[in-house]
RNA sequence: AGAGUUUGAUCCUGGCUCAGAUUGAACGCUGGCGGCACGCCUAACACAUGCAAGUCGAGCGGCAGCGAGAUUAGUAGCAAUACUAAUUGUCGGCGAGCGGCGGACGGGUGAGUAAUACGUAAGAAUCUGCCCUCAAGCGGGGGAUAACUAAUGGAAACGUUAGCUAAUACCGCAUAAUCUCGAGAGAGAAAAGGUGCCCGUAAGGGUGUCACUUGAGGAGGAGCUUGCGUCUGUUAGCUAGUUGGUGGGGUAAGAGCCUACCAAGGCGAUGAUCAGUAACUGAUCUGAGAGGACGACCAGUCACACUGGGACUGAGACACGGCCCAGACUCCUACGGGAGGCAGCAGUGGGGAAUUUUGGACAAUGGGCGCAAGCCUGAUCCAGCCAUGCCGCGUGCAGGAUGAAGGCCUUCGGGUUGUAAACUGCUUUUGUACGGAACGAAAAGACUCCUUCUAAUAAAGGGGGUCCAUGACGGUACCGUAAGAAUAAGCCCGGCUAACUACGUGCCAGCAGCCGCGGUAAUACGUAGGGUGCGAGCGUUAAUCGGAAUUACUGGGCGUAAAGCGUGCGCAGGCGGUUAUAUAAGACAGAUGUGAAAUCCCCGGGCUCAACCUGGGAACUGCAUUUGUGACUGUAUAGCUAGAGUACGGCAGAGGGGGAUGGAAUUCCGCGUGUAGCAGUGAAAUGCGUAGAUAUGCGGAGGAACACCGAUGGCGAAGGCAAUCCCCUGGGCCUGUACUGACGCUCAUCACGAAAGCGUGGGGAGCAAACAGGAUUAGAUACCCUGGUAGUCCACGCCCUAAACGAUGUCGACUAGUUGUUCGGAGCGGUAACGCACUGAGUAACGUAGCUAACGCGUGAAGUCGACCGCCUGGGGAGUACGGUCGCAAGAUUAAAACUCAAAGGAAUUGACGGGGACCCGCACAAGCGGUGGAUGAUGUGGAUUAAUUCGAUGCAACGCGAAAAACCUUACCUACCCUUGACAUGUCUGGAAUCCUUGAGAGAUCGGGAGUGCCUUCGGGAGCCAGAACACAGGUGCUGCAUGGCUGUCGUCAGCUCGUGUCGUGAGAUGUUGGGUUAAGUCCCGCAACGAGCGCAACCCUUGUCGCUAAUUGCCAUCAUUUGGUUGGGCACUUUAGCGAGACUGCCGGUGACAAACCGGAGGAAGGUGGGGAUGACGUCAAGUCCUCAUGGCCCUUAUGGGUAGGGCUUCACACGUCAUACAAUGGUCGGUACAGAGGGUUGCCAAGCCGCGAGGCGGAGCUAUCUCAAAAAGCCGAUCGUAGUCCGGAUCGUAGUCUGCAACUCGACUACGUGAAGUCGGAAUCGCUAGUAAUCGUGGAUCAGCAUGCCACGGUGAAUACGUUCCCGGGUCUUGUACACACCGCCCGUCACACCAUGGGAGUGGGUUUCACCAGAAGUAGGUAGCUUAACCUUCGGGAGGGCGCUUACCACGGUGAGAUUCAUGACUGGGGUGAAGUCGUAACAAGGUAACC
Repeated sequence: AGAGUUUGAUCCUGGCUCAGAUUGAACGCUGGCGGCACGCCUAACACAUGCAAGUCGAGCGGCAGCGAGAUUAGUAGCAAUACUAAUUGUCGGCGAGCGGCGGACGGGUGAGUAAUACGUAAGAAUCUGCCCUCAAGCGGGGGAUAACUAAUGGAAACGUUAGCUAAUACCGCAUAAUCUCGAGAGAGAAAAGGUGCCCGUAAGGGUGUCACUUGAGGAGGAGCUUGCGUCUGUUAGCUAGUUGGUGGGGUAAGAGCCUACCAAGGCGAUGAUCAGUAACUGAUCUGAGAGGACGACCAGUCACACUGGGACUGAGACACGGCCCAGACUCCUACGGGAGGCAGCAGUGGGGAAUUUUGGACAAUGGGCGCAAGCCUGAUCCAGCCAUGCCGCGUGCAGGAUGAAGGCCUUCGGGUUGUAAACUGCUUUUGUACGGAACGAAAAGACUCCUUCUAAUAAAGGGGGUCCAUGACGGUACCGUAAGAAUAAGCCCGGCUAACUACGUGCCAGCAGCCGCGGUAAUACGUAGGGUGCGAGCGUUAAUCGGAAUUACUGGGCGUAAAGCGUGCGCAGGCGGUUAUAUAAGACAGAUGUGAAAUCCCCGGGCUCAACCUGGGAACUGCAUUUGUGACUGUAUAGCUAGAGUACGGCAGAGGGGGAUGGAAUUCCGCGUGUAGCAGUGAAAUGCGUAGAUAUGCGGAGGAACACCGAUGGCGAAGGCAAUCCCCUGGGCCUGUACUGACGCUCAUCACGAAAGCGUGGGGAGCAAACAGGAUUAGAUACCCUGGUAGUCCACGCCCUAAACGAUGUCGACUAGUUGUUCGGAGCGGUAACGCACUGAGUAACGUAGCUAACGCGUGAAGUCGACCGCCUGGGGAGUACGGUCGCAAGAUUAAAACUCAAAGGAAUUGACGGGGACCCGCACAAGCGGUGGAUGAUGUGGAUUAAUUCGAUGCAACGCGAAAAACCUUACCUACCCUUGACAUGUCUGGAAUCCUUGAGAGAUCGGGAGUGCCUUCGGGAGCCAGAACACAGGUGCUGCAUGGCUGUCGUCAGCUCGUGUCGUGAGAUGUUGGGUUAAGUCCCGCAACGAGCGCAACCCUUGUCGCUAAUUGCCAUCAUUUGGUUGGGCACUUUAGCGAGACUGCCGGUGACAAACCGGAGGAAGGUGGGGAUGACGUCAAGUCCUCAUGGCCCUUAUGGGUAGGGCUUCACACGUCAUACAAUGGUCGGUACAGAGGGUUGCCAAGCCGCGAGGCGGAGCUAUCUCAAAAAGCCGAUCGUAGUCCGGAUCGUAGUCUGCAACUCGACUACGUGAAGUCGGAAUCGCUAGUAAUCGUGGAUCAGCAUGCCACGGUGAAUACGUUCCCGGGUCUUGUACACACCGCCCGUCACACCAUGGGAGUGGGUUUCACCAGAAGUAGGUAGCUUAACCUUCGGGAGGGCGCUUACCACGGUGAGAUUCAUGACUGGGGUGAAGUCGUAACAAGGUAACC
C1' cells in the first nucleotide's frame, strides 16, 4: 500500500466482498509446562446456609460465665500446704445493659437519569466530627433512668406495672470574649471527667497525658451557583409558581425553595416541549492523522440497595447488612400475630451461546475503636478452577542412502514421501523422584544512649544500640542430585491468497467470504497421497474500527452516472468596496494557574528474557486569568466614489391589463342554377344524397383563430407572448452631465406559475377524450375512416404539477480570437445611396489555453477564483406506507422501514442487427428459353411395419447423399447352430513338413478317414508353414465428432483478413484499410499521419483457339507409279500426332478523364481488353459433418458387445416429400434408304469375318497399344404412311415363352419375343436451371462390375431467344446511422392471470405498556392548630405557670379507585399492493423509424 466483482472488450460512476488490528467472547477439533492478567455482557430474576462492623472496663452501674486471690468453716497432714463448701467484684477480665465513637467509610451494581448527572473552567451566600495551629476555660449544683429485683401478659417476636442505682447520659446556676442578636446602647449563650506518676497520715496539692467547652484560623470533606461541552427524531410550539417584583416564611447557605399580593411575562428553528435510547469521565480499540466505535478490568464522579413514600438520629444519611408506612413475594405461627430483603464474599435455582471455590490468612497494605496491648475487617493479600487473553519454554541434537519397506503418482524409465525412518552417538530445558531452601519483616513494643526545641532533668521530633517476637502464600520460587528421547491436533491448497495430483461422484451428494464450482476426464464436492501458512493452539461465528476520499473539517460531488427548488421579490441569518482615527470582541505572541493518579511515548531499573512491575521525564493538542501587538475581521466616528441607485435626453420591442374595429376561411341557414353522385381509404365500408346532395351564384348568422410579413428575429423572472387601433402600465438598453454616498449580494415566509382537471354562470363555428358505427386483424376495448359529448372560448374562484430543459441556481471578478444577426452610440470617407474601422447591450455558429470519465464546454464556461442558497450518497421496494400540512375533489407536499439483488448506471469502442440511409455486385430481379409442382415409373428420405427392416447424413450446406453396383459375399442387423489365447499380431514351450484327396456325417461351420515326409546347413541347428499347451494379450462397424487429429461442406472465387514501425486516444481501440475516381478485384491512380509488409486478387500451372520449327509409325496422300480399296512402292507438302517455340501487352491511333489510373471507339490480328474452360478456396464462421475410411484420449464388453457358419433382412407399404426417367404427340410416331463425330475402354479382356436364331443371344475363332476391336453414332437428310383420335400417341401393368451372368436369379437380377395396353390431352398455390458454342435437344464412352445404370463422371453432334434496366424479392461487399443486442433479432424484454413462499400497509376490533387531565381517597411522616388526657429537673404566692408528651384536627402526600384523552407494542376475520421463485397462460408495450418515434 491494495485486490476481486457490472462489459465481447474499455474508461468512469457506484455499491457489495476480501486481505489487517482488536474482544470480559462463545462454539468445533485438539491440548505438555510456567509467569502475568481477566472471568454473569443475559433475569436491577428469586434466594437455602455460613461469614462480610464493630470497638472502648483508661466513661458507668455492675458480675451471668472463666481464671486468680482474700475471708470463714470443714477434712487430711507434725507443719508448710492441699482439697471441699460458703461468702466476697478484691484482681485479671467480661455476657447483657447505660454511655462514647464508628455503622454516611470500605465492598456491590448500573435500574433510573439527556440534566437535580458528568467533564472542564470559574464563582459566592455556606456547613464541617475526628486532625493541625493559636487564644481562653474546664467552677458549683440538681433530678432521673436502663441494667438489676419483684409481679405479670404473650406460642413467639416482644412487652406491661411497681421498686433500687451510676456516669464522660440529662438539666439548671456561675463566669465569658474578637461568639450570636442589635445601628448602637445593651441583651443572650458553655463545659466532664478518666488515667499514669510524685508529694502528703489525711484532707488535699503538683505534674504528664487522653478527653471536654468557647472562639479565631488551616487542611481535607460536603452543599450551592454560572459559562462551555455531552445521542436520535414523521415531536413546532411549550409554560400558571409559569417569568419578574414586594412583604412574609424557610434553609447551614443564595433562590418561587414556599406563601400572599401585583405585573404579564419566560423558553423556542443557534431546536423549546415531547418521545426513544443512554450512567458520565480518565481511558480502551482502531486509524497516518482528523475521526469513528466503545465506557469490562484499574482510577475519579453520580445514582441505586425487593417496589413506592417518609422522616428520625447525626458533623455528615433521607442511610445496602437502621427506623416507620403502603405494596408484591417468601418463611414461622398455638391463627391472635410476627419475621425477611446477597446489585457484600462464597454458594443455589433460573435465564442463557456463556462466566470460577459454600478455600486460607489478617503475615503485608489500608480502615474502625482503643492511651496501648489488642480486637474486628469475604476491604485486602494469597491459594483453587478455566488455553479466556498476553508472554516465555519444550516436544530433542548430530550423523545416517541400499535413497529400505509401505503409501501415492507414473510417460512404466521412474518420481515423491525422504535424512524423514530404521540404526549409531550425544544432551536433559520441561516433566518424574529425592534433598536443601528464600526475599517479602520492619515498623510498632520494652530498655537505653546522643541530639534539636524548651525555663525544663516533661512531652514531642531526629539518630544509634540491645532485647522480644511476628509469614496465610509454603516446604512455594530458587538451587542441587539421579535415571531416561519420552505427549500434537486443527484449518487451508480455482482467483483474491502461500500451497496439486489420483480416485469416487455425475446440476446428485455437496461446497461457497465475493466471483462462483458440480450435467462422466472436477487442482472448487468426498477420500487418499503430497504440499503451504500458523502452531499449544487452529478455525468458525458474533462485534468494532480500518481499508471506505463509501457523509469528504483534513478530503467528494450535482449538463448526460444519484444530485440545481419551475421562477422571482425579500425579513431574520451568512458574506460584504475604499481612506483615516479610536477601541481591543475575534486573532496572534509571552507569562501564570489548572488539565488527579494510572494509561500512551522516551530514558533508566527489577523479576534468567519477555509479558509484567517500577523511578524519572515528556505529553495531556483543553480551559481560565493576565500582559502585550494593532496587520487582518468586528465595533464606533468622520470621509470618498470605482459597487448600487436617482434625475435630465433618446431608442427598440408578439412585455402585461382593458376597450373598440377588421378581413380571409370553416360550418350552418335562406333563395337561385344544376344532376347523380359526394365524401373517404392502402383498398373499402359506415356516412350524406332524387324529400335534389357535392358543385356553383347571391344574401345572412355565429363562434374561434389571426395566412403572407416570419427570421437559430424581438420582449418577459419563469410559465409565456403574434390581425389593426386607442387608453392604462412594468421592465430593459444607450450617450453625456448632475446628485445620493455602500444604500450591496444571497436568502425559510410570500407572490407568480403551461396543459389537463374542479366549482358557479355564460358561450359553443371548428377541433375533439369518453362513446357509437365501419374497417383492419387470429383477436383489435388500438393505429385508419364516418360521426360525436365533456372540454377547448369568456368572467370569477380553486388546483400548483410537467422532459416547468440549457436536464447547467443567483451575484461578482479575471482569462486568445473569428464569423453572422438584433437594438443603441459616436468617428472617417462620400453630394447622396452607402462604405470602412470602432464601442455598449443581447442572440447564434466555430475555436485557443484550460477543464472533463468521455461526449463535450470554451469571455453567454462545464476555465481560474470568491459569496450565499438548494440538493445527492448502490439498484429495487418507493416518491410508496404511516403521520403531519394544503385542497371541494382529483390529488399535491414532507417522507420511511421490513424484505430482496450484486449489481443498477454514464460515456465511448468493436461487432452484429434494423419492416434506417447511400453506393456497388451476382441468372438476384427484370427480359427470354426450357423445366419441377398434375400422370406412370425409377431412386433416396420421412413415417408406419417388422425377429431384423444395420448405421450415419436433416434449412440453404440431408433426401440418384456415404453407396464408382445389397441375390450369396458385401453386412455392420435378425434367427438358429458352433468356437474361446481366439479369424488376425508379438513373445515362450512341445510336436509336426507344408500340402493334397475324400461318392463318410452334418444346413454348414465342423468332425472323421486317407496320401505325403520337403529346403538350407559349418551337422550344433536354422528359415517359413501347420497343430497343441499355458499366460501376457488379441478383438470390438460398441459409446462419446460436445475430449481429438486428419479430411470435408458452407458463407464464397465473395474481396476481403491482418501485421511491423510511426502517429492519435487515459483506454478498449483508431489510423493505415477512410476520401475522389476506376476496376472482375483492398485492381490501379490521385489525395491523405502515415510509411511499408504479409495471407488473399491477379499472374505463374493444365487445357482449348492461330502460326512456326523438329520428328514421321500404326497417322496422312498434293505430286509419280500401282490397286476393288493409301492396298503397295514412294513421300512427310497437307491433315494429324507430340515436343519446343512465337503470339495479346490497353502495345498503336482518336476521344473522354485531372497532363493520372482508367474507360469508349478504331486499326491490325487466328484471337482484344482476366480470349473460353479448369485447377487453385485468405483470416475466420457454423461445438457444421465424419470415432462406420484411417488415426486417437477416456469409458464399456472379454465362453462375449469378440470369432465362424446357414437362412433371413437392408428390396416391407394406407401415406408424405425430394431428385430424376418417359410421356401426353404431327417441329411428331412408324417403316425403308442414306450421311457426318469426339473422347474413351480392352489379354481372367475387347471380340472381327462367316454361320444359326424374329430377337436377347449362340457357335466360331482371325486380329489387337494411333495397326485389331467395342462401334451401329443419334438427331439430320431422302422417300412412304398415319390426320388430331386416348390415336399407328403413350408405354405402366400383367400373362406366356425364352436368353445371359452366376454355386444359386423364390424372397430379389438384367435382357428378348409374342400378347396385354393403365394413368396421361402440357399440369393449382408455389418453385428451379440457364447469358453462347450457353440453354434446349441428340446420341456416344467410362468407372464400379460375374451379372445388374432412368444414377454419376466424361465426350462430341445440331444449336437458339433475351438482358430496357437496378424500383422491387434473395444473397453479398463498402461507408454511414440508431441500438436497452454481444449465446449478438431464432436477440432482448413488459404487464395481467394461475401456483408457492416471505416481509409489510389497511382493518370491525381485542389485549398490554407509558403518559396527561379531572375527580375520589388519604397510611406513615413533617408542619400548623388544639376543646380532651397527661407531665422528674426550671419558676412559683405552692393554687399554679412555662415547656413537653399522647390524642384529635388541618395542609402536603405514596399506594389505590373512577372517567376522558394521547402515545406505543402485540394480535385480528378479511383485504391492498410489493418482493422472490430453470423450463405455466395470454398477448407483444419498449430497445432499430421496434414496424402508430419515444418520453413527461